[in-house]
Bacterial RNase P class A from a Paracoccaceae bacterium, 375 nucleotides, folded computationally.
Its Rfam family is "Bacterial RNase P class A". Gene Ontology terms of the family: ribonuclease P activity, dimeric ribonuclease P complex and tRNA processing.
The prediction has a mean pLDDT of 78.
RNA sequence: GCGGGUGGCCGGAUGGCCGCGGGCGUCAAGCUCGAGGAAAGUCCGGACUCCACUGAGGAAGGGCGCCGGGUAACGCCCGGCCGGCGAGAGCCGAGGGACAGCGCCACAGAGAACAGUCCGCCCCGGCUUGUCCGGGGCAAGGGUGAAACGGUGGGGUAAGAGCCCACCGCGGACCUGGUGACAGGUCCGGCACGGCAAGCCCCGCCUGGAGCAAGGCCAAAUAGGAACCGCGCGCGGCGCAAGUCGCAGGGGCCCCUCAGCCCCGAGCAGGUUCGGGUUGGCUGCCAGAGCCGGUCCGCAAGGGCCGGCCCAGAUGAAUGGCCAUCGGGGCGCGCAAGCGCCUUACAGAAUCCGGCUUACAGGCCACCCGCAUCC
Numbered sequence: 001g002c003g004g005g006u007g008g009c010c011g012g013a014u015g016g017c018c019g020c021g022g023g024c025g026u027c028a029a030g031c032u033c034g035a036g037g038a039a040a041g042u043c044c045g046g047a048c049u050c051c052a053c054u055g056a057g058g059a060a061g062g063g064c065g066c067c068g069g070g071u072a073a074c075g076c077c078c079g080g081c082c083g084g085c086g087a088g089a090g091c092c093g094a095g096g097g098a099c100a101g102c103g104c105c106a107c108a109g110a111g112a113a114c115a116g117u118c119c120g121c122c123c124c125g126g127c128u129u130g131u132c133c134g135g136g137g138c139a140a141g142g143g144u145g146a147a148a149c150g151g152u153g154g155g156g157u158a159a160g161a162g163c164c165c166a167c168c169g170c171g172g173a174c175c176u177g178g179u180g181a182c183a184g185g186u187c188c189g190g191c192a193c194g195g196c197a198a199g200c201c202c203c204g205c206c207u208g209g210a211g212c213a214a215g216g217c218c219a220a221a222u223a224g225g226a227a228c229c230g231c232g233c234g235c236g237g238c239g240c241a242a243g244u245c246g247c248a249g250g251g252g253c254c255c256c257u258c259a260g261c262c263c264c265g266a267g268c269a270g271g272u273u274c275g276g277g278u279u280g281g282c283u284g285c286c287a288g289a290g291c292c293g294g295u296c297c298g299c300a301a302g303g304g305c306c307g308g309c310c311c312a313g314a315u316g317a318a319u320g321g322c323c324a325u326c327g328g329g330g331c332g333c334g335c336a337a338g339c340g341c342c343u344u345a346c347a348g349a350a351u352c353c354g355g356c357u358u359a360c361a362g363g364c365c366a367c368c369c370g371c372a373u374c375c
Stems, first nucleotide, its partner, number of pairs: 001371010012326007020034005036346001040357002043355005048211004061207005066080005081095001082093004096202002101200002103196003118142002120138007127130001150168006169191001170189008215283004225274005230268002234247005249264005290309008327344007
């Protein structure tokens, strides 16, 4: 210098003018504070609130799943182990159990799980002597597949084969190291045990529901509810009254009318009070698992102690606009200094906090790996 890896950070600055929301104020002048790293997706975990629940245990459903640590908690983070990828820095992994049981393994292939023989190899027999037929032995080589019932090499054999041997793999027992996942070693076993649990399932652990439109308080008007007061109760008979009878009225039973039968017949834009209650108001609602600095412990995530600070709380919802100067980036011109033009992202609180994921113009820092060159 070029190429690559990991971790972290910034994401315009200053001034002027006009304006908006909160707080303080002698509610005057004025002072002060006012979006983010993701405020986003609402995917996990909590705080808080209400509902349910005597306690304990269990079942169902859901979630999680190598080990150790961190944390209020987590499916998050840190440090490791194992496996895979890479030349390396490093990256990726839903990473318990496949001898509890069931199920599945596409296509291709003879065969996909108590194995099997398509080509092939070897032996024997036949006669029609062939690229033949029949019987038997075999699984090394070829072929199919994601995967073919251990692998490589040697011995052995008619040809072969864990048939025998060495190493590797696998299984078992033990020893050593480690908190542990696990690693290393010794001995034994000739191989018996294919894969899938992001199929059912088994094992271990966790687990009530709803969410700030949660919930609490105060309450005007209108409609509706209750109590009391006021006024009123179709006409007539009987009765003290409740009621009953007749007449008149309204409604229903068939499409209409009459008859018949059945049912209804007290309320009021009145007043006062109460209760409840709304997309009304207040609260919850911002001092908190807070931020910054120092120090100590820890590899780290993080934790302890000390000091300092107050850092949005809107609710048809503020946090904005313009100008000037200086920045960042791109393009063009120029030997250069510089000049001109364009551009400056993603996005935007709504109860709060810890994570994850996703979006992002442009830029900065630290460490590491590889290659080339120079000293």